[in-house]
c-di-GMP-I riboswitch aptamer from a Clostridia bacterium, 85 nucleotides, folded computationally. It was read from a public genome assembly, where an Rfam model found it. Taxonomically the source falls in Clostridia (Bacteria, Bacillati, Bacillota). Of the family's consensus pairs, 95% are formed in the model. Model confidence (mean pLDDT): 88 of 100.
RNA sequence: AAAUGAAAAAGGCAAAGCUAUCGAAAGAUAGUGACGCAAAACUAGAGGGUCUAAAUCCGCAAGGAUAAGACAGCCAGCUGCCAAA
Numbered sequence: 001a002a003a004u005g006a007a008a009a010a011g012g013c014a015a016a017g018c019u020a021u022c023g024a025a026a027g028a029u030a031g032u033g034a035c036g037c038a039a040a041a042c043u044a045g046a047g048g049g050u051c052u053a054a055a056u057c058c059g060c061a062a063g064g065a066u067a068a069g070a071c072a073g074c075c076a077g078c079u080g081c082c083a084a085a
Stems, first nucleotide, its partner, number of pairs: 004083002012037002017032006035073001042077002047075002049071003056065003
């Protein structure tokens, strides 16, 4: 340095649910709460994937299409703490 993740230390994050607020929704933020996490840090203004469909378009309607809206705790990229074999 690369790969890897046993034990320990220092510290960190916080799923679901509930409450409040925002949002058309997906979802987000704060509080509470811990299912879990060695990247559960960061990147969605340029890799894939997933969710939503306000506006727009199509349709007589039902409904359909569509991201410029979201998701990083789906994969990925990137940086990074500790350390045995």